Predicted 3D model of a 328-nucleotide part of an RNA (large-subunit ribosomal RNA, domain IV) from Paralia sulcata.
[in-house]
Context: one part of a larger RNA
RNA sequence: UUAUAUUGAAGGAACUCGGCAAAAUGACUCCGUAACUUCGGAAUAAGGAGUAGUUGAUUUUGGGAAACCAUAAUUAACUGGCACAAAAUCGAGGACAGCGACUGUUUAUUAAAAACAUAGGUCUCUGCAAAUUCGUAAGAAGAAGUAUAGAGACUGACGCCUGCCCGGUGCUGCAAGACUAAUGUUAAAAGUUUUGGCUUUGAACAAAAAUCCCAGUAAACGGCGGCUGUAACUCUGACGGUCCUAAGGUAGCGAAAUUCCUUGGCAUUUAAUUGGUGUCCCGCAUGAAUGGCGUAACGACUGUCCUACUGUCUCCAAUAUAAUCUCA
Numbered sequence: 001u002u003a004u005a006u007u008g009a010a011g012g013a014a015c016u017c018g019g020c021a022a023a024a025u026g027a028c029u030c031c032g033u034a035a036c037u038u039c040g041g042a043a044u045a046a047g048g049a050g051u052a053g054u055u056g057a058u059u060u061u062g063g064g065a066a067a068c069c070a071u072a073a074u075u076a077a078c079u080g081g082c083a084c085a086a087a088a089u090c091g092a093g094g095a096c097a098g099c100g101a102c103u104g105u106u107u108a109u110u111a112a113a114a115a116c117a118u119a120g121g122u123c124u125c126u127g128c129a130a131a132u133u134c135g136u137a138a139g140a141a142g143a144a145g146u147a148u149a150g151a152g153a154c155u156g157a158c159g160c161c162u163g164c165c166c167g168g169u170g171c172u173g174c175a176a177g178a179c180u181a182a183u184g185u186u187a188a189a190a191g192u193u194u195u196g197g198c199u200u201u202g203a204a205c206a207a208a209a210a211u212c213c214c215a216g217u218a219a220a221c222g223g224c225g226g227c228u229g230u231a232a233c234u235c236u237g238a239c240g241g242u243c244c245u246a247a248g249g250u251a252g253c254g255a256a257a258u259u260c261c262u263u264g265g266c267a268u269u270u271a272a273u274u275g276g277u278g279u280c281c282c283g284c285a286u287g288a289a290u291g292g293c294g295u296a297a298c299g300a301c302u303g304u305c306c307u308a309c310u311g312u313c314u315c316c317a318a319u320a321u322a323a324u325c326u327c328a
Stems, first nucleotide, its partner, number of pairs: 001323008010314002014312001019309001027051005036041001038157001052079008061070003080084001092307007099299002104116002120155007132141003158294004163224003168221002170217004177212002183206003188201005225243005252286001253283001264280006
C1' cells in the first nucleotide's frame, strides 16, 4: 500500500447517475392494524408489550387403585446480569406515480425487462378423401378428431368502451361486357418434275384463368384537412362563408416510456428541485383489439418522497489476518 473482516467521537445521505455497498429489521406469545378492493385480499400492514432462574398458590389435560408423575396456563413474591428469542439461523417499513393484470419464459458466456407467453376477446379458412402442413411420389401429421372441432392472424385478466372512411392496396363475390394464349375450323394466296398430292402463309370465327369493369369488406393493410369573417372594451369564437377530400380524429387521455420550442404556465414537495406529483391544453408529431382509458393483487422492473439505519460522506482512524515492499 492492497485485500478481507471488526470497531468508531459529533453529524446522519451532506456521498453518488442512483442509499451502490454497509448498517438496521428479524423468532415466538399477547395487543393492535389504514386507504383501497375483483370482498378473496391489502396484512407479519403500520405500531406496541413480554421472554432468564428460584419458590409458593390456583386451574387444564393424560396416566395411575392411590401416593404421585408428566403436561399446559394463570397468579404472587424473590434472585442474578450492562444485556434473558443472551450464540447461530433469521422480513427494514411506509407514501405517490409509470409499465406489464397475475404464476411463468428469455439473449448457455455483458441485457430477466415495460420484451415473449398467458387465460380471456375478435376475425378468417375448413362439411371430412376437411382446411393447413411435410414429401418428387407412395404416404404421413391434422385425427383413431368432425364446426362446443381443427388451422391461420391480431389483441392480451377484469371493468367502461372500441367512433368516421371501401378512394388506394388486399381479400371475397358476380356474371353482362372489354381484353387475351396454345389450339381448332376455315375463305383465300404462294411454291412444287409426285396434281385425288405435299409444303408454307393466312383474313375471319370459336376458345380459360388472370386483368379491366361492378359490388361487398377496416378486431383486413391502412387513413382520419386548409383558408377566412364574426359577440355592446379587449380577447376568444358557440355561428357563418369557401376550397379540397374516401372520410376529415368521436369517447377518452394529454409537456405523456409520445412535447421540438421547454427547465411550458400554475399549485405542491425543498432553505434552494432541468426531478416527482396534481392541474391546464397552445397534442412540433395522442387516440380507440397497430386497441383507448381505468384498475385490487402481484414485480430481483422504472421514477420521486418520508421514517429507521448507518464510515456512502464531512474526514478519516485503529485493530486482526493475508499478500506486496525494505532490512537482517
Notes:
The full RNA is in RNAcentral, with records from ENA. The organism belongs to Paralia, within Eukaryota.